A computed fold for a 73-nucleotide RNA from a Candidatus Woesearchaeota archaeon, annotated as transfer RNA. The coordinates come from a structure-prediction model, not an experiment, and the mean pLDDT is 81. The source organism's lineage runs through Archaea, Nanobdellati and Candidatus Woesearchaeota.
[in-house]
RNA sequence: GGGACUGUGGGGUAGUUUGGUAUCCUUGGUGGUUCGGGGCCGCCUGACCCGGGUUCGAAUCCUGGCAGUCCCA
Numbered sequence: 001g002g003g004a005c006u007g008u009g010g011g012g013u014a015g016u017u018u019g020g021u022a023u024c025c026u027u028g029g030u031g032g033u034u035c036g037g038g039g040c041c042g043c044c045u046g047a048c049c050c051g052g053g054u055u056c057g058a059a060u061c062c063u064g065g066c067a068g069u070c071c072c073a
Base pairs, nucleotide, nucleotide: 001072002071003070004069005068006067007066010026011025012024020056028044029043030042031041032040033039049065050064051063052062053061
């Protein structure tokens, strides 16, 4: 220098094929159960790497960047 793939709550993950309320687990908070704790159960909080474009509507499509992994040179 060229190419491929990946980027989603604090951590992990589904969803991208076919654009239409962003899923689940865990952490955290809170309540119940308990003499108390643990465990169990209910509820709550919290995310689409960044900019631009297309569209009524973008995590998803297009484009330009950033970061990471791998391959070629």